[in-house]
This is a predicted structure of a 99-nucleotide RNA (c-di-GMP-I riboswitch aptamer) from uncultured Sulfurovum sp. The coordinates come from a structure-prediction model, not an experiment, and the mean pLDDT is 80. It was read from a public genome assembly, where an Rfam model found it.
Order: sequence, then structure tokens, then C1' cells
RNA sequence: AUAUCUACAUGCCACACCCGUUGCGAAGCGGGCUCGGAAAGCCAUGGGUCUCUGAUACUUUCACCCGGAAGUAGAUGAUGAGAUUGCCAGGUUGCCUAU
Repeated sequence: AUAUCUACAUGCCACACCCGUUGCGAAGCGGGCUCGGAAAGCCAUGGGUCUCUGAUACUUUCACCCGGAAGUAGAUGAUGAGAUUGCCAGGUUGCCUAU
């Protein structure tokens, strides 16, 4: 220095719930508490889930004075905007050093 691991040691975080507070909401923040976690540190990049919005989106084709035709999906929710890192993956940083 790198990789694996969680023996040893120092510690760290804080589920649900309660109170206060912000938000239309999902949820966030602060305090109490502690289910659990070897990254339960950070990042919303990909997927999943959740919230708000509430009717368009995509493909092919004709035209070229932004119009027309056909098809597929769609209120059992299109589209857009958010939340979730303690849902999964990815990226990135870090403690111990028995191997």
C1' cells in the first nucleotide's frame, strides 16, 4: 500500500414508537428510545417501491404553411415533478490488523 475477514480493541449509527417542527403528500429535521447494522458513512447514477399531478406518450408513414393517416400503451393512471441510500445494485470514503 492492496485484498479478505470480524477474532481483539476503541468506538459509531439508530427500526418501530412518542413529542416538537417543515411539507399538499410520500417523507425530512431535532429530542427521547433502541429493532438491528462491518459501512445502517456519503452520492438519487440504474432498477424497485411510495407520493403529488391527472391525459397524454411512443412507433411507422404522408406532407413541408408544425398539418394529416395508421398502430401500440394508457383513469386498474399517460406525462411531468418529488421521496426512499435501514429495498437492491453501482460509485466513493473510512476503523481494527488476528490471516